[in-house]
C1' cells in the first nucleotide's frame, strides 16, 4: 500500500440578509391586578440517524379483574444484559463461503511440480422457527400385501416448559359558551276611539295542559386549559465487565403548537462531477434519504458523499 469481508461514526462547516414556529426572559400596552397580548420591539430556542414502515417491547391512563383450572394466542440450545423484548451480547451446535495446513486418489510428466475432485483440522464471515420422534395419531420411504419391530417427520396433529386482561393521548381529568332542547317557578291582559289620561266599547283569562314572555337550575355540542416534556435523558472523566451492559463524580437542557414552523437567497471554505489550463488553478453543476405530534428501547426499510477500525489473503521495504 492493494483485494476482499465485517463493524462503528459523521452525513457539509461558518457569516450575512429576509421569511415562519415557540416561549412572557427583559422593555412596552392593556387589565376585572388573577392576568391578556408574540398582529409592539429586543431576547432565547426550533427535527433524525432513520424523525419513516407502526412490526415487537415497555412507561402512563382508563376500563375490567376473589382464588384456581381449562381453552386461546405467542415463545422455545444454553448463560448473561434489560423496565421489558421475537432485542443486545457471549459460548455450544448444524450448515455454506473465503483462505491455510495435512492426507490419500486421478489426468499429465524421465523428473522437479502442475491441474482436477474429496476428506480431515486451523483462522474467518455468513445463515439458522437449533425444547422432543422409545407418549400417542397422520404422512413418508424400504418391502409383493397384511401385522410387529425399526428409520425419516412436530413452519403435521400433538406432547412438555415459559409468558400472556382489553383498549388507547382522539388515553384520561377540569372548565364550558351562543343558539336548540329539557326541568322548575313566576306573569293576565290585549284591541279599538284618542295628542295623553280618566272613561265607553270589543275579545280573551280567572279549571287543566299547551302556547308566549321573564327568572333560575342541570345535561351536552363548539371552545379553552390540562396531560406535554427533565427523561429507563445527554456529554465527559474513572471504575467492574471478554462484552451486550452496570455503577459513580462533575457538567448541560436540546421542538413541544392548532392539520401541524424549521425555509430561501448572498459571501467565504469543504467534497464531488465535468470542461479548460501556463499545472498554481479557473469556470460551471451538484450536495443523498427523507421530516417530529404522549414519550422511551428494539427490529426492518431508504440514503449522495467522507472518515475510522477488526479479520483474511497477497506485494514492497526496514
Nucleotide at each position: 500500500g492493494a483485494u476482499g469481508u465485517c463493524g462503528g461514526c459523521c452525513g457539509g462547516a461558518c457569516g450575512g440578509u429576509c421569511g415562519c414556529g415557540a416561549c412572557a426572559c427583559g422593555g412596552g400596552u392593556c387589565u376585572u391586578c388573577g392576568g391578556a397580548c408574540g398582529u409592539c420591539c429586543g431576547g432565547u430556542c426550533g427535527a433524525g440517524g432513520a424523525a419513516a414502515g407502526u412490526c415487537c417491547g415497555g412507561g402512563c391512563u382508563c376500563c375490567g379483574c376473589a382464588g384456581g383450572g381449562c381453552a386461546g394466542g405467542c415463545c422455545g440450545c444454553c448463560a448473561g444484559g434489560u423496565a421489558a423484548c421475537g432485542c443486545c451480547u457471549g459460548g455450544g451446535c448444524g450448515u455454506g463461503g473465503a483462505u491455510c495446513c495435512g492426507c490419500g486418489c486421478g489426468u499429465g510428466g524421465c523428473g522437479a511440480c502442475a491441474c482436477g475432485a474429496g476428506c480431515g483440522g486451523g483462522u474467518u464471515c455468513g445463515c439458522g422457527a437449533c425444547g422432543g420422534a422409545c407418549a400417542g395419531u397422520g404422512c413418508c420411504a424400504c418391502g409383493g400385501u397384511g401385522g410387529c419391530a425399526g428409520g425419516g417427520u412436530a413452519a403435521a396433529c400433538c406432547c412438555c416448559g415459559g409468558c400472556u386482561g382489553g383498549a388507547g393521548c382522539a388515553a384520561g381529568g377540569c372548565c364550558g359558551a351562543a343558539u336548540a332542547g329539557g326541568c322548575g317557578g313566576c306573569g293576565a291582559g290585549g284591541g279599538a276611539c284618542g295628542g295623553c289620561c280618566c272613561g265607553u266599547c270589543c275579545c280573551g283569562a280567572u279549571c287543566a295542559a299547551g302556547a308566549c314572555g321573564c327568572c333560575g337550575c342541570g345535561g351536552g355540542u363548539a371552545g379553552g386549559c390540562u396531560g406535554c416534556u427533565g427523561g429507563a435523558g445527554c456529554g465527559u472523566g474513572c471504575g467492574g465487565g471478554u462484552g451486550a451492559c452496570c455503577g459513580u463524580a462533575c457538567g448541560c437542557c436540546g421542538a413541544g403548537a392548532g392539520g401541524a414552523a424549521u425555509g430561501a437567497c448572498c459571501g467565504u471554505c469543504c467534497g464531488c462531477c465535468a470542461c479548460g489550463u501556463u499545472c498554481g488553478c479557473g469556470u460551471g453543476g451538484c450536495g443523498a434519504c427523507a421530516g417530529g405530534a404522549c414519550c422511551c428501547g428494539g427490529c426492518u426499510u431508504a440514503c449522495a458523499g467522507g472518515c475510522c477500525g477488526g479479520c483474511a489473503u497477497c506485494c514492497a521495504u526496514c

Bacterial RNase P class A from a Gemmatimonadaceae bacterium, 318 nucleotides, folded computationally. Its mean pLDDT, the model's own confidence on a scale to 100, is 78. Its Rfam family is "Bacterial RNase P class A". Rfam's curators write: Ribonuclease P (RNase P) is a ubiquitous endoribonuclease, found in archaea, bacteria and eukarya as well as chloroplasts and mitochondria. Rfam classes the family as a ribozyme. The model forms 91% of the base pairs in the Rfam consensus.